[in-house]
């Protein structure tokens, strides 16, 4: 002094003038994301919700939690020199499907070139039969790698060492999983953001839920159904429980209110404790919006930040530059409550705090 | 306030995960015609709303986001 990572915090400040909402009134009046509506959960209401397929999410372990797909932490994989980041991280030896093109051959693997062996005559860049995955070439992917043995020629056919698999023991851990041995067969492609298959979750609809009180109206065809029962509680289906006498189409007609739900709650700050942490517990404190065509805005002053412009003043430096002022001008974002809360994603002018990494200098 | 659904050339639509994508209307050059119009015949216009993500390999499968549309009292 440059560059970066990681975690927190604010979202201009104060005066005047006008203006809006709730509240008799005094007095209070967005956010960290009020937003996206992607997740959970309280609340209501379906009869406190049964059974069973079906459907749909979740997917390492262990905790926290009202709960979650969220956060902690720890395992494993990946990346970064490093702080530190990222992971929709079970099963592919249950099963079934698909692997384009190119290659012989794409998974009951497979002989194009090559190598070996055999036959034939026309005796050679030959042809026909058989063996061969070591070596070429295709391909994202070609059945373990490397060395010997051995064969005609090769091959886990055999052997040593290595990779991976499984099953067994031992040690460490709450467990994921982590060291270490032994034993087998010698090898097992990928893909479950494909179907699938194991775990576990999960009854619907939602505050336009519900309630409740005032008001307006005209019925009319036509279909169906009335205990052998339509339709309804109830999103798919059968079962089974319950309500049950009206339902459906289509022409007409009326309405477009009011109040409760409604905001004090898994709520907010401080201390201390246990707790690596997420968080939990015990005390004390503070009072914090509730609108219904929807309220929280405007102008003006001055201040404060940042960016550009013009003059140069004062200080450091050889020098490039650079730190403090001077005057004008612009800017101060994203967005805004709508039953209420954990979360997660997304947008944001900008600014401060703290911790750690990397390089360079100087003591 | 809650649920749903869709986004490919200028417009209108195809496309089992597989030759970076079929067609039809439009542009554009011929051709015919005197000139057009019709019709033939050739061409051109997309990298599939954006970004990432599984996968050899994504318009297709997953996420998250844009923009656009509809339905409920």
């Nucleotide at each position: 002094u440059g560059g970066g990572u990681u975690g927190g915090c604010c979202a201009g400040g104060c005066g005047g003038c006008c203006g809006c909402g709730u509240g008799u009134g005094a007095a209070c009046g967005a956010g960290g994301a009020a937003c996206g509506u992607c997740c959970g959960g309280g609340c209501u209401c379906c009869g406190c919700a049964g059974a069973g397929c079906a459907g749909g999410g979740u997917g390492g372990u262990g905790g926290g939690u009202a709960a979650c797909g969220c956060c902690c932490a720890c395992u494993c994989g990946g990346g970064g020199u490093g702080a530190c980041c990222c992971g929709c991280a079970g099963g592919a030896a249950a099963g079934u499907g698909c692997c384009a093109c190119a290659g012989a051959a794409a998974u009951c693997a497979g002989a194009c070139c090559g190598c070996c062996g055999g036959u034939g005559c026309a005796u050679g860049c030959c042809a026909c039969c058989g063996g061969u995955a070591a070596g070429g070439g295709u391909g994202a992917a070609a059945c373990g790698g490397c060395g010997g043995u051995g064969u005609a020629a090769g091959a886990g056919a055999c052997c040593a060492c290595c990779a991976g698999c499984g099953c067994c023991c031992c040690g460490g851990g709450c467990a994921a999983c982590c060291g270490g041995g032994g034993c087998g067969g010698c090898u097992a492609g990928g893909u479950a953001a494909a179907c699938c298959c194991c775990a576990c979750c999960c009854g619907g609809a939602g505050c336009a839920a519900g309630g409740u009180c005032a008001g307006a109206c005209a019925g009319g065809a036509c279909g169906u159904g009335u205990u052998g029962g339509a339709g309804g509680g109830c999103u798919g289906c059968u079962c089974g429980c319950c309500c049950g006498a009206g339902c459906g189409u289509c022409c007409g007609g009326g309405u477009a209110g009011g109040c409760c739900g409604c905001u004090g709650g898994a709520g907010g700050g401080c201390a201390c404790c246990g707790g690596u942490a997420a968080c939990g517990g015990u005390g004390c404190u503070c009072g914090u919006a509730g609108a219904u065509g929807g309220a929280u805005g405007g102008c003006c002053g001055c201040c404060a930040c940042g960016c550009c412009a013009c003059a140069u003043g004062c200080g450091g430096g050889c020098a490039a530059c650079u730190g403090c002022g001077g005057u004008g001008g612009c800017g101060u974002a994203c967005a805004g409550a709508a039953c209420c809360c954990g979360g997660c994603g997304u947008a944001c002018c900008g600014g401060c705090c703290a911790a750690c990494c990397c390089a360079u200098c100087c003591c | 306030g809650c649920c749903c659904c869709a986004g490919u050339a200028g417009c209108c639509c195809a496309a089992c995960g597989g030759c970076a994508g079929a067609g039809g209307c439009g542009g554009c050059g011929g051709a015919c015609u005197u000139a057009a119009a019709a019709u033939c015949c050739g061409u051109u216009c997309a990298g599939u709303g954006u970004g990432g993500g599984u996968u050899c390999g994504a318009u297709u499968c997953c996420c998250a986001c844009c923009u656009g549309g509809g339905g409920c009292a």